[in-house]
């Protein structure tokens, strides 16, 4: 300096032939229990690392950037 990869809720992850976003845990409420653990119900949280183009319409195509990881030189 070059190539690839990976960036999505508090963690750990889904989400492909572009139609405005889930899951498990975690966390709050309520029910259950003499109290707790569990177990159920509900609910609250992300404009998808940034910044732009394309597009009626991007987490999702396209070029920039950052940041980690791997490999070439």
């Nucleotide at each position: 300096g070059c190539u690839g990869c990976u960036a999505u809720a508090g963690c750990u992850c889904a989400g492909u032939a572009g139609g405005u976003a889930g899951a498990g845990c975690a966390c709050u409420u309520c029910a259950u229990u003499g109290g707790u653990a569990a177990u159920g119900a509900a609910g609250a949280g992300g404009u998808c690392a940034g910044c732009a183009g394309u597009u009626c319409g991007a987490a999702u195509c396209u070029g920039c950037c950052u940041a980690g990881c791997a490999g070439c030189u």